This is a predicted structure of a 401-nucleotide RNA (Bacterial RNase P class A) from a Pseudomonadota bacterium. Of the family's consensus pairs, 93% are formed in the model. NCBI's taxonomy places the organism under Bacteria, Pseudomonadati, Pseudomonadota. The sequence was found by an Rfam model in a public genome assembly. Its Rfam family is "Bacterial RNase P class A". Rfam's curators write: Ribonuclease P (RNase P) is a ubiquitous endoribonuclease, found in archaea, bacteria and eukarya as well as chloroplasts and mitochondria.

[in-house]
């Protein structure tokens, strides 16, 4: 030097000027005003797990449904997440993928093609042997799965022997099944003797097995509450007096005319309350008017909020995740939501031109300007999007010594 592989850090930088939003001091009755300091990310995203927190059910423990999880040991609060490992697969290799319990509980399904798709089958073949034919061949019975052929999957594979021609019929090697050893906490992994093959896929179809799981979500709670309007309760004032009028009602009396009463009255008068801004009179309205007082609760405010399974350094345990121990540090808390904006110099990237050099490339100048995104109660995962720098280890392969 090229090409790969896996870990990780960053993801423009500096200063000036004007702004936003918390914070702390200082001053001001107060409004406000100065000064200092602090203001997104590795993903804040998607809201897919897995917890803290709160409330809501619940007397404790079980169980049914339902959902999730699935090799083995570890780590964690906790997980479907990490980490080491084993079994498969891929790569020359570093390394990378794995949705990986159980098919011997039981049920169901395996398209098309194929004779035959699960205790099966015989289409082209092969073999033996009868009939016909000169013969080639046709064509009956029977054996057979060795080859072809169909298919993701054809009922153990390879090669020998064997045989009329086959066949775990018989042998070795391999796979395979269930016992024994060994090695490893396990999962497995080696190995030995044994069975002649029994047990085909598919649980990402129903199912079984174990092992987890109560619902809801900061718009969760809790707290304090103007005007209106409505809800309760307490107290005042008011619904009056007169006269008419009809059986139009109701009741008493009475054999009945009819006569009392009583409410009504959309007739009359007289007086009283309220409204209509206020006073006085006049209209006209109304059967209800006003006072205090409680609680509910909408705009609003306060809390929950931001010290937490917490960062950072170091050290000891541990192959590693990660723990334990000592010291340091405090890092948005905003709430229709700040976290911006503009200018100058710098720079990573791309263009263009100039020189140098055989080239690669170097070095001057102009010039372009930086990825994906944007907190919303916190955390511990995954997943996804990202221009582009750099860092560490490993791996092939080329060349020099």
């Nucleotide at each position: 030097g090229c090409g790969g592989a896996u870990g990780g850090u960053c993801g423009g930088a500096u200063g000036a000027c004007c702004g936003c939003g918390g914070g702390u001091g200082c001053u001001g009755c107060a409004a406000g005003g100065c000064a200092c300091g602090c203001g997104a990310g590795g993903a804040a995203a998607g809201u897919c797990c897995g917890g803290a927190c709160u409330c809501c059910a619940u007397g404790a423990a079980g169980g049914a449904a339902c959902g999730g999880u699935g090799c083995c040991g570890g780590g964690u609060a906790a997980c479907g997440c990490c980490c080491g490992g084993c079994g498969g697969g891929g790569g020359u290799a570093a390394c990378c993928c794995u949705a990986g319990g159980g098919a011997a509980a039981g049920c169901g399904c395996c398209a098309c093609a194929g004779a035959g798709a699960a205790g099966a089958g015989a289409c082209c073949g092969c073999c033996u042997u009868g009939g016909u034919u000169c013969a080639g061949g046709c064509u009956g019975a029977g054996g057979u799965a060795a080859g072809g052929g169909u298919g993701a999957a054809a009922c153990g594979g390879u090669g020998g022997g064997g045989u009329a021609a086959g066949a775990g019929c018989c042998c070795a090697c391999c796979g395979c099944g269930g016992u024994c050893c060994u090695g490893g906490c396990a999962a497995c992994a080696g190995g030995a003797a044994c069975g002649g093959c029994a047990u085909g896929g598919c649980a990402a179809g129903c199912c079984c097995c174990a092992c987890c799981g109560g619902g809801a979500g900061c718009a969760a709670c809790g707290c304090c509450g103007a005007a209106u309007a409505g809800g309760g309760g307490c107290c005042c004032c008011g619904c009056g007096c007169g006269g008419g009028a009809u059986u139009g009602a109701u009741c008493c009396g009475g054999a009945g005319a009819c006569g009392g009463a009583u409410a009504u009255c959309g007739c009359c008068g007289c007086a009283g309350g309220g409204a209509c801004a206020c006073u006085u009179c006049a209209g006209c309205c109304c059967a209800g008017g006003g006072g205090c007082c409680c609680g509910g609760g909408u705009u609003g405010g306060c809390a929950g909020c931001u010290u937490g399974a917490g960062c950072c350094u170091g050290u000891c345990g541990g192959u590693a995740a990660c723990g334990g121990c000592a010291g340091g540090c405090c890092u948005a808390g905003a709430g229709g939501a700040a976290u911006g904006g503009u200018c100058a110099u710098c720079u990573a990237u791309g263009g263009g031109g100039g020189u140098c050099g055989c080239a690669a490339g170097g070095c001057c100048c102009c010039u372009u300007g930086g990825a994906c995104a944007g907190a919303a109660u916190c955390c511990g995962g995954c997943u996804u999007a990202c221009a582009g720098a750099c860092c560490a280890u490993c791996c092939g392969c080329g060349c020099a010594u």